[in-house]
Formats: sequence, C1' cells, structure tokens
RNA sequence: GCCGCCGUGGUGAAACUGGCAGACGCGCCGGAUUUAGGAUCCGGUGCCGAAAGGCAUAGCGGUUCGAGUCCGCUCGGCGGUA
Repeated sequence: GCCGCCGUGGUGAAACUGGCAGACGCGCCGGAUUUAGGAUCCGGUGCCGAAAGGCAUAGCGGUUCGAGUCCGCUCGGCGGUA
C1' cells in the first nucleotide's frame, strides 16, 4: 500500500428485517439485614437544564417519513497479505 472485521453510558455487552437507543450483567450511590464488614435482598444510576425540554451509538456528509443498523469519506483498533 491493498483486503477484511470492529468502534454503543464508568465497564462488559444487547438492540432480529431500518421503527421507544442503552436490555442484561458488573461497578457505583442510597436503604434493609449485621456489633462491624462480606454475602444476600430492595430502590436508584448517560450529559445539559430550576423546569419544560434538548442532546447523546468514533467524526463529517448522504439516502430515507425514519439510520446504531444502508452508502461515501475521515480518524482509531485488530487481523490477513506483499
């Protein structure tokens, strides 16, 4: 250089055929239990905002009524190849 795969909350990882983004687990916060802790159980947990609401799938464009998903370019990671 060329070819292929991948990039989603703090973290691992879902989202089937384009139709509520973040299910589920871990972690974290609060509570119950305990002398205290662990374990277990219950509730909560993206960002901005007083709220209403807005924003958020590596970045920028495109297609579409609608994009994490399809197309193009760019950036980054992994693998293959000379």

A computed fold for an 82-nucleotide RNA from a Clostridia bacterium, annotated as transfer RNA. It matches the Rfam family "tRNA". It is annotated as a transfer RNA. The sequence was found in a public genome assembly. NCBI's taxonomy places the organism under Bacteria, Bacillati, Bacillota, Clostridia. The coordinates come from a structure-prediction model, not an experiment, and the mean pLDDT is 80.